[in-house]
RNA sequence: GAUCCCGUAGCUCAGCUGGGAGAGCGCUACCUUCACACGGUAGAAGUCGUUGGUUCGAGUCCAAUCGGGAUCA
Numbered sequence: 001g002a003u004c005c006c007g008u009a010g011c012u013c014a015g016c017u018g019g020g021a022g023a024g025c026g027c028u029a030c031c032u033u034c035a036c037a038c039g040g041u042a043g044a045a046g047u048c049g050u051u052g053g054u055u056c057g058a059g060u061c062c063a064a065u066c067g068g069g070a071u072c073a
Stems, first nucleotide, its partner, number of pairs: 001072007010025004019056001027043005049065005
């Protein structure tokens, strides 16, 4: 330098054919306990890497760009 893959909650990840942003773990409060743990109930937490475009509508499609990784040179 070329090609390809990944980027979504604190962490690990899902998200189908473009239309409601989610799961597990973790966190907070409450119940339970003498207390802790376990268990139960409820809740918070998101610029979907960034910018622009297409569209009535974009996590999803297109372009550029940033970060990480793989292969080739």